[in-house]
This is a predicted structure of a 76-nucleotide RNA (c-di-GMP-I riboswitch aptamer) from Sulfurovum sp. Its Rfam family is "c-di-GMP-I riboswitch aptamer". Gene Ontology term of the family: cyclic-di-GMP binding. Its mean pLDDT, the model's own confidence on a scale to 100, is 75. It was read from a public genome assembly, where an Rfam model found it. The organism belongs to Sulfurovum, within Bacteria.
RNA sequence: UAUUGAAAAAGCCAAAUUCAUCGAGAGGUGGGUACGGAAAGUCCAUGGGUCUCACGUAGACAGCCAGACUACCAAU
Numbered sequence: 001u002a003u004u005g006a007a008a009a010a011g012c013c014a015a016a017u018u019c020a021u022c023g024a025g026a027g028g029u030g031g032g033u034a035c036g037g038a039a040a041g042u043c044c045a046u047g048g049g050u051c052u053c054a055c056g057u058a059g060a061c062a063g064c065c066a067g068a069c070u071a072c073c074a075a076u
Stems, first nucleotide, its partner, number of pairs: 002076004012037002017032006035063001041069003046066003049061004
C1' cells in the first nucleotide's frame, strides 16, 4: 500500500427498555442498561423507503437501502 472481516476485542458506537427533559405527534437530548454493529464514524433528507400531523411547497427517521469522505484492530 492492497484485499478480506473467520476468530479476537485495546479503543468506539448503542436497539429495546427505564428515569429526567423538550415536542401536538413521529421523535430529539442527557443518565442507567446492553440487542446488536467492522464503519451502528462524519456529511447529505439528494433518489427510493418508512413514520407523524396543526394537512401547509409542514415535520421525523442516516441502527432501512443507495451516495460522498475518512478511520481502528486483526489476518493475508